[in-house]
RNA sequence: GGGUUCGUAGCUCAGCAAGGUAGAGCGGCGGCCUCUUAAGCCGUUGGCCGAGGGUCCGAAUCCCUCCGAACCCGCCA
Numbered sequence: 001g002g003g004u005u006c007g008u009a010g011c012u013c014a015g016c017a018a019g020g021u022a023g024a025g026c027g028g029c030g031g032c033c034u035c036u037u038a039a040g041c042c043g044u045u046g047g048c049c050g051a052g053g054g055u056c057c058g059a060a061u062c063c064c065u066c067c068g069a070a071c072c073c074g075c076c077a
Stems, first nucleotide, its partner, number of pairs: 001073007010026004020057001027045006050066005
């Protein structure tokens, strides 16, 4: 330098193919239970989806640019 994949909640990830109300588990908080803790149960708390722009009635999703990460290839040595 070229290519592929990825970036969504505090963490691990789904959702993208075929645009139409942003989700799960764990975690946090409150409560029940318990002598207490843990476990269990109930409730609750959460992100305008890496940044900018474009298309569209409507974009996490499609297109472009950039940023970052992983991997592969090439070049120099």
Molecule: transfer RNA
Organism: Candidatus Bathyarchaeota archaeon